This is a predicted structure of a 75-nucleotide RNA (c-di-GMP-I-GGC riboswitch aptamer) from Sulfurovum sp.
Its mean pLDDT, the model's own confidence on a scale to 100, is 84.
């Protein structure tokens, strides 16, 4: 650099549930685990969705990209 998760060591946390915050999509905290090998992070391209319909907002766990990282193997 690349590929993988078999081994260690961890990590995040679907759907549902309580509070909460928002006109809404959702977003936050606890509690849970469907799953993730970057299910860290960015809203920059495409898409979905939302509403006061705007050069307005939401989704990174829709897909591309950008970046950053343990651990193992291979150059």
């Nucleotide at each position: 650099u690349u590929u993988g998760a078999a081994a260690a060591a961890g990590c995040c946390a679907a759907a549902c549930c309580u509070g909460u915050c928002g006109c809404g999509a959702g977003g936050c905290a606890g509690g849970g685990a469907c799953g993730g090998a970057a299910a860290g992070c960015c809203a920059c391209g495409g898409g979905a969705c939302u509403c006061u319909a705007g050069u307005a907002g939401u989704c990174a766990g829709c897909c591309g990209g950008g970046u950053u990282g343990c651990c193992a193997a291979a150059u």